The RNA shown here (c-di-GMP-I riboswitch aptamer) has 90 nucleotides and comes from Planococcus halocryophilus. Its mean pLDDT, the model's own confidence on a scale to 100, is 85. Rfam family: c-di-GMP-I riboswitch aptamer. About the family: GEMM was predicted in a large-scale screen for bacterial structured RNA regulatory elements.
[in-house]
RNA sequence: AAAACGAAAAGGCAAACUUGUUGAAAGACAACGACGCAAAACCACAGGUCUAAGGAUUGAUAAACAAUCUACGAUGGCUGGGUUACCGAA
Numbered sequence: 001a002a003a004a005c006g007a008a009a010a011g012g013c014a015a016a017c018u019u020g021u022u023g024a025a026a027g028a029c030a031a032c033g034a035c036g037c038a039a040a041a042c043c044a045c046a047g048g049u050c051u052a053a054g055g056a057u058u059g060a061u062a063a064a065c066a067a068u069c070u071a072c073g074a075u076g077g078c079u080g081g082g083u084u085a086c087c088g089a090a
Base pairs, nucleotide, nucleotide: 005088006087012037013036018031019030020029021028022027035077041083042082043081045080046079047078048075049074050073054070055069056068057067058066059065
């Protein structure tokens, strides 16, 4: 000194629950909270997972209705990849 590593200290983030707002839903946001986190910071590029409003197909015939499929919706606190970053013991 470091893109590797993760002791201490400082500082940081914030799961579940509850309340409110929002959304078709999954979920998101705010408050509360403290399960955890050294990238639990950022990017949906690859895989996974969740949802199915809209669309497609079928029942099946017009409509209502139902079933199946589907991401252009989510999840970075599921994994890989990319970008950036605080501290400095062994």